[in-house]
RNA sequence: GCCUGAAUAGCUCAGCAGGUCAGAGCGGCGCCCUCGUAAAGCGCAGGUCGCGGGUCCGAAUCCCGCUUCAGGCU
Numbered sequence: 001g002c003c004u005g006a007a008u009a010g011c012u013c014a015g016c017a018g019g020u021c022a023g024a025g026c027g028g029c030g031c032c033c034u035c036g037u038a039a040a041g042c043g044c045a046g047g048u049c050g051c052g053g054g055u056c057c058g059a060a061u062c063c064c065g066c067u068u069c070a071g072g073c074u
Stems, first nucleotide, its partner, number of pairs: 001073007010026004019057001028044004050066005
């Protein structure tokens, strides 16, 4: 230098043939329960979907560029 894959909540990830409100588990906080703690149960908060553009009525999703990470080729 070229090719492929990945980047979504604090962590691990799903969603990716465009439209439902952007979600799950763990973690955090609160409630409940308990003599108390933990567990179980209920609820709440937490996100510019890596960055910048484009297409479109509408983009996490499609297109272009860039950044970072992983792998491969030379």

Transfer RNA from Bifidobacterium longum subsp. longum, 74 nucleotides, folded computationally. It matches the Rfam family "tRNA". The coordinates come from a structure-prediction model, not an experiment, and the mean pLDDT is 82. The RNAcentral record of the sequence draws on ENA.